[in-house]
RNA sequence: CCCCGUCUUUAGGGGUGUUGGUUGGAAACAACCGACUGAGAUAAUACCCUCCGAACCUGAACAGGAUAAUGCCUGCGAAGGAAAAAGAGUCACGUCAUAU
Repeated sequence: CCCCGUCUUUAGGGGUGUUGGUUGGAAACAACCGACUGAGAUAAUACCCUCCGAACCUGAACAGGAUAAUGCCUGCGAAGGAAAAAGAGUCACGUCAUAU
C1' cells in the first nucleotide's frame, strides 16, 4: 500500500484420460478394487483458472520421443479462441517510492 505478487468477498469459466484384475453382459460397455501422470482423472462446500488470461478449448485421429498404455514428455506455441468486478494490507513476505 499507488502498482504487482498475496489475501478476502461476490460472480463466472474449465477438465475428468490411460490401464490391470474381478463381477455382470453375446458384444459394445458398465460397476467395483488397484496401477500411471497430474493441482485435479467423475461429482464436489474438491481442484485449477478469470484479460499482465498456457485454466481450458481448437488445430488434433497432429509431429518426434518414451511407455504396459495414454491428450506421459517435448514440439506445435505467445498460433487462434477463452471466463471479472470490488475490497484489504498491523507485523512479516512481496512490491512501489525516496535516500545512502

Predicted 3D model of a 100-nucleotide RNA (TPP riboswitch aptamer (THI element)) from a Flavobacteriaceae bacterium. Its Rfam family is "TPP riboswitch aptamer (THI element)". Rfam links the family to the GO term thiamine pyrophosphate binding. The prediction has a mean pLDDT of 77.